[in-house]
RNA sequence: UGCUUAUCCAGAAAGACGGAGGGGACGGCCCUGUGAUGUCUUGGCAACCGCGCAGUUAGCGAAAGGUGCCAAUUCCGACCUCUAAUUGAGGAAAGAUGAGCG
Numbered sequence: 001u002g003c004u005u006a007u008c009c010a011g012a013a014a015g016a017c018g019g020a021g022g023g024g025a026c027g028g029c030c031c032u033g034u035g036a037u038g039u040c041u042u043g044g045c046a047a048c049c050g051c052g053c054a055g056u057u058a059g060c061g062a063a064a065g066g067u068g069c070c071a072a073u074u075c076c077g078a079c080c081u082c083u084a085a086u087u088g089a090g091g092a093a094a095g096a097u098g099a100g101c102g
Base pairs, nucleotide, nucleotide: 001102002101003100004099005098006097007096008095013042014041015040016039017038021031022030023029026077027076028075043070044069045068048066049065051061052060053059074094079091080090081089082088
């Protein structure tokens, strides 16, 4: 970097450093000198892998380990379908994360 697959309306912040942008890209909307984004430390959330008990509709439990995550639904839209049509619903694409594979 590519392929397959599962999930994405829940949950979880303090301190230090640093000093202007950030939320992927476009539009909107928002966060931000009451210090963002980022890095580090500590803490936490969750339960994908792994672990224990079951055992084939497939669950339950724990949280030592490997990841992940801790503003806003993946912040919302952007494309398609339906619709009571400046609306609402569903889906896709894209993206993120895990597991497996090349």